[in-house]
RNA sequence: CAGAAAAAUUCUGGAGAGCGAAACAGGCAUCCGCGUAUGCCGUGUUUCCACCGAAGGGGCAAGCCGCUCGGACAAGGCGGAAUCUCUCAGGUACAAGGGACAGAAGGGGA
Numbered sequence: 001c002a003g004a005a006a007a008a009u010u011c012u013g014g015a016g017a018g019c020g021a022a023a024c025a026g027g028c029a030u031c032c033g034c035g036u037a038u039g040c041c042g043u044g045u046u047u048c049c050a051c052c053g054a055a056g057g058g059g060c061a062a063g064c065c066g067c068u069c070g071g072a073c074a075a076g077g078c079g080g081a082a083u084c085u086c087u088c089a090g091g092u093a094c095a096a097g098g099g100a101c102a103g104a105a106g107g108g109g110a
């Protein structure tokens, strides 16, 4: 002088699936009756049922060992990726939030 890779950070884009049921609490309305009442709402918690996959987490492919003079294989072992798969966690009207991943900036100095 030139300048690879990764992290933090910032900006932009960013999907899916329940206005389900019950109990308790809460809120609102009604009244010859003011109550341990009736009706409505679906706000919170819990449980049950159904569903989604793109925080996180689990599973496996390649590859390596097994393997010997050389080559290729088995059981088994190591290893270990995804937007695949599971659904523990998380989530399921709109909005908000969250969000894998992608792009840009930034940083860094092989």
Base pairs, nucleotide, nucleotide: 009105010104011103012102013101018049020048021047022046023045024044025043026041027040028039029038030037031035050092051091052090056088057086058085059084063078064077065076

Glycine riboswitch aptamer, 110 nucleotides, folded computationally. It was read from a public genome assembly, where an Rfam model found it. Rfam family: Glycine riboswitch aptamer. About the family: This family represents the bacterial glycine riboswitch. Model confidence (mean pLDDT): 76 of 100.